RNA sequence: UACAGAGUAGAGAUCUGUGCGUUAAGUGCCGACCGGACGGGGAGUUGCCGGUAGGACGAAAAGGCAAACCUUGCGGUACAGAUUUCGCAUCCCGCUGAA
Numbered sequence: 001u002a003c004a005g006a007g008u009a010g011a012g013a014u015c016u017g018u019g020c021g022u023u024a025a026g027u028g029c030c031g032a033c034c035g036g037a038c039g040g041g042g043a044g045u046u047g048c049c050g051g052u053a054g055g056a057c058g059a060a061a062a063g064g065c066a067a068a069c070c071u072u073g074c075g076g077u078a079c080a081g082a083u084u085u086c087g088c089a090u091c092c093c094g095c096u097g098a099a
Stems, first nucleotide, its partner, number of pairs: 001099001003097003010086010020075003029055002032052005040093004061072004
């Protein structure tokens, strides 16, 4: 000098556990505002994530019990764990390999 490569946060899927809702919250969709994260270092988006207040849409219950409640379901449900897949938007530097 040129070439090749590794690694993060995180995201998805499946399973398990514990919850929540089933008197409809949550999830998903839309735009607004605010914030955050993005390989070891720096920068960083029109991408990603979260929060707030809105808008549109919208559902699966059944059985037992005197009751409390329990059981089985249901929900693009929450969290945790396990397995697995994907994984810097991009730019510069660094690291590893061999030449």

A computed fold for a 99-nucleotide RNA, annotated as THF (Tetrahydrofolate) riboswitch aptamer.
Model confidence (mean pLDDT): 81 of 100.